A computed fold for a 348-nucleotide part of an RNA from a sediment metagenome, annotated as small-subunit ribosomal RNA, central domain. Its mean pLDDT, the model's own confidence on a scale to 100, is 90. The RNAcentral record of the full RNA draws on SILVA.
[in-house]
Context: one part of a larger RNA
RNA sequence: CUGGGCGUAAAGCGCGUGCAGGCGGCUUGUUAAGUCCCGUGUGAAAGCCCUCGGCUCAACCGGGGGAGGUCGCGGGAUACUGGCGGGCUUGAGGGCGGCAGAGGGUGGUGGAAUUCCCGGUGUAGCGGUGAAAUGCGUAGAUAUCGGGAGGAACGCCAGUGGCGAAGGCGGCCACCUGGGCCGUCCCUGACGCUGAGACGCGAAAGCUGGGGGAGCGAACGGGAUUAGAUACCCCGGUAGUCCCAGCUGUAAACGAUGCUCACUAGGUGUUGGGGGGUUACUCCUUCAGUGCCGCAGCUAACGCAUUAAGUGAGCCGCCUGGGGACUACGGCCGCAAGGCUAAAACUC
Repeated sequence: CUGGGCGUAAAGCGCGUGCAGGCGGCUUGUUAAGUCCCGUGUGAAAGCCCUCGGCUCAACCGGGGGAGGUCGCGGGAUACUGGCGGGCUUGAGGGCGGCAGAGGGUGGUGGAAUUCCCGGUGUAGCGGUGAAAUGCGUAGAUAUCGGGAGGAACGCCAGUGGCGAAGGCGGCCACCUGGGCCGUCCCUGACGCUGAGACGCGAAAGCUGGGGGAGCGAACGGGAUUAGAUACCCCGGUAGUCCCAGCUGUAAACGAUGCUCACUAGGUGUUGGGGGGUUACUCCUUCAGUGCCGCAGCUAACGCAUUAAGUGAGCCGCCUGGGGACUACGGCCGCAAGGCUAAAACUC
């Protein structure tokens, strides 16, 4: 000496459930597998180290001694780890009592607005833009009033807010259903943490079958702009966007920050609950969440800073110069699009 790293330089799997594995609270008994000690056996020769000797020296060679193993057997030690047994309650879970919430699913329902249809009023324009034109309109539009149809999305409340593992979730009502927080300290008694594979979930777009289609709108057509305009602007507009069933499995799936536990100044705002106090608020305190600022410390800096990127522990994933390459080939998956895994030559 026996790697260093992963917020932004390469690097945290998009997220969860969890088999194997790894790791594991306080206490006691036992065992002696790991661990440690002693003895013994063995560890051929050569080689290696020490020493003596032979070639004039050395290389080389010979003699003697030693070292060398995750090793076998026997004996011993018992702190720690493990096995087995007993006990405990602080980890974990449960009971009971409360609480908040766009958490999920199904069914129903409401109003505003757009569009279309019918009817009334009404007449020469409307629309659109930087300006226009395409477009719509005397077969009566636009505007306005009444009625109807249909689809999609839910203004204000709304927050720097809430819920969810993530993706994500927002009108209202009912039903079904998951999780969380607080209080009590009643029960179980380590039942725990992580998690290779595996399995499940997973925005948008896309795909298959069926339905639906108001608005918007890839493609496409037209009008403009322009040197051109395969665009930006305008008029139209199909797929799609919506629903059901199935597939796809990706993303700047981001906090670009894996999960769990412990510890380490504070200040201030906010959400949910508890306790205290006045018992009328202001207020004090505590637990859980979510923001901002900031000390120590960390950091290349930016910054992070009890929601850590600080200090430690456990487990998983990942990185190892740029390009070639989120590629080829092969394998697995997919209806396809493609996805996952993943090189090399060559080159700087």